[in-house]
RNA sequence: GGAGCCGGAUACGAUGGUCGCUGCGGGCCCGCGAGGGCCCGGAGAGGAAAGUCCGAACUCCACAGGGCAGUGCGCUGGGUAACGCCCAGUCUCGGCGACGAGAAGGAAAGUGCCACAGAAAACAUACCGCCGGGCGGGGCCAAAAGUUCCGCCCGGUAAGGGUGAAAAGGUGCGGUAAGAGCGCACCGCGUCCCGGGUGACCGGGAUGGCAGGGUAAACCCCGCACGGAGCAAGACCAAAUAAGGGAGUCGUUUGGAGUGGCCCGCUCUGUUGCUCCCGGGUAGGUUGCUGGAUCCCGCGGGUAACCGCGGGGCUAGAGGAAUGACCAUCCCCCCGCAAGGGGGUACAGAAUUCGGCUUAUUUCCUGCUCUGGUC
Numbered sequence: 001g002g003a004g005c006c007g008g009a010u011a012c013g014a015u016g017g018u019c020g021c022u023g024c025g026g027g028c029c030c031g032c033g034a035g036g037g038c039c040c041g042g043a044g045a046g047g048a049a050a051g052u053c054c055g056a057a058c059u060c061c062a063c064a065g066g067g068c069a070g071u072g073c074g075c076u077g078g079g080u081a082a083c084g085c086c087c088a089g090u091c092u093c094g095g096c097g098a099c100g101a102g103a104a105g106g107a108a109a110g111u112g113c114c115a116c117a118g119a120a121a122a123c124a125u126a127c128c129g130c131c132g133g134g135c136g137g138g139g140c141c142a143a144a145a146g147u148u149c150c151g152c153c154c155g156g157u158a159a160g161g162g163u164g165a166a167a168a169g170g171u172g173c174g175g176u177a178a179g180a181g182c183g184c185a186c187c188g189c190g191u192c193c194c195g196g197g198u199g200a201c202c203g204g205g206a207u208g209g210c211a212g213g214g215u216a217a218a219c220c221c222c223g224c225a226c227g228g229a230g231c232a233a234g235a236c237c238a239a240a241u242a243a244g245g246g247a248g249u250c251g252u253u254u255g256g257a258g259u260g261g262c263c264c265g266c267u268c269u270g271u272u273g274c275u276c277c278c279g280g281g282u283a284g285g286u287u288g289c290u291g292g293a294u295c296c297c298g299c300g301g302g303u304a305a306c307c308g309c310g311g312g313g314c315u316a317g318a319g320g321a322a323u324g325a326c327c328a329u330c331c332c333c334c335c336g337c338a339a340g341g342g343g344g345u346a347c348a349g350a351a352u353u354c355g356g357c358u359u360a361u362u363u364c365c366u367g368c369u370c371u372g373g374u375c
Stems, first nucleotide, its partner, number of pairs: 001371005007365003013330007021044002024041007046347001050358002053356005058230004070226005075089005090104001091102004105221002110219002112215003127161002129157012169187006188210001189208008234287004244278005250273001255269005294313008331344005
C1' cells in the first nucleotide's frame, strides 16, 4: 500500500438574536360563572420515531376443575417481567485467516413418499461382468485325456462396470474357484466401563463383525408454552332522540266499578295527551397520557448478557394533528489567481407505554486477519 473481519461513535454544522406554532409553570386583567385575553419563564422527534414481525405492561370480555383438538417453539447453561430476544459455550458446515452461518429433539415406535434412469429406492436384488458344474458344437491332437473358444442350462458371488441426488460401512493386507467382515489392522457404528465438565459434549479403554438408505419447513412421536380483543382498549361528564319507569295541586276524552229506583253529581280506577323528574348516552368534552421493568454518573458482583447499592435528573404529549421561518457571525464544501459568488448532505418524522428483531441510511474511528513492495 491492497484485500478483508469485528466492534463503537455520529446525525437539519455551531452560537446569538427576532417573529411564530404545541404543551407546562407563574403573574395580571375581564367575567356571577363556564371561560377568555395579555405578559414572563422554561420545554418541544429518532437511531431507526419506520415495518407492525415477536414478547410484555395496562384495559375490557370470557373463565369451577380436568382433558381433547389447534398453534408456536425445539443443542446446553445462563440473563430477563417476558420472548421466537440477548450472552457464554457444544457440535456440524463455510473461510488460508480474523471470523461467519445453522428450523441443531426423535427415522433402532408406526404410516406415507422418493420423479427420470436403473436389476433393485428397501421383508432387498442381479443387467453387463467374475467363478464353478453339466450338455452340445468347433480348434489344438493320429486318437483319448487335457486345454481353449462359442452357445444353452443349473448354481456361486457382489470385487469391477453401468444407473441415480442417494445403492446395505470405508481403506489396505490376507484369503478364495471367484468373491464376501470370511479373517485381521486402522477409521466408522452399536453396547458397556473409566476420567473431565453443572450440561450439551470431550478424551480414553474394553467388547460386538455390526444395527442398516433418505425424507419429520410429510403425517406423526416426545418435551415445553399458549383464552380473546385491543388506547378506535376502557372510565367519567353529558346537549339531542327512542325504548322504559315515576309524579302531577294539570287538562281532556272515553270506558269500568261503587253510591242510587233512574239521571246529574261525588268517590275510586283504567286509557290517552301534556308538563316535570328519573333513565338512557348521540354530538361534544374530560380522562386513560406520559414518573417509568425510566435516564445519567460512580462503586461493587459477573468471562458476558445482566444484576445490586449510592447519588443526581425530569427529558414532547398533539388530536386533520405543534416541533418552523428569517437575520448576523463563525465553521465546512464547491467554483474562482483574487475580489467575490453559490451551497449546508443521507434515511426518515412521535401518537398508550416499554423490551427486542428486521429493514433504510450519512460521516468517522479503535482493534484484529491475510497479503504485495521497500528498508